[in-house]
RNA sequence: GCCUGGGUAGUGUAGCGGUCUACCACGCGGGACUGUCACUCCUGUAACCCGGGUUCGAAUCCCGGCCCAGGCG
Numbered sequence: 001g002c003c004u005g006g007g008u009a010g011u012g013u014a015g016c017g018g019u020c021u022a023c024c025a026c027g028c029g030g031g032a033c034u035g036u037c038a039c040u041c042c043u044g045u046a047a048c049c050c051g052g053g054u055u056c057g058a059a060u061c062c063c064g065g066c067c068c069a070g071g072c073g
Stems, first nucleotide, its partner, number of pairs: 001072007010026003018056001027045006049065005
């Protein structure tokens, strides 16, 4: 340099053009329970890498860039 896959809450993930509030788990805050802690239950919290384009509508499709992983040379 070229090719392929990926980048989404603090962390790990789902999503494959429109659906309520972008899913779930862990974490964190509040509450219930308990003599206390833990467990369990309820509830809240916080995210689409950046810039353009297509579209009535983009996390999703297209182009460019940045970063990560693998391959080729």
Annotation
This is a predicted structure of a 73-nucleotide RNA (transfer RNA) from a Candidatus Aenigmatarchaeota archaeon. Its Rfam family is "tRNA". Rfam classes the family as a transfer RNA. NCBI's taxonomy places the organism under Archaea, Nanobdellati, Candidatus Aenigmatarchaeota.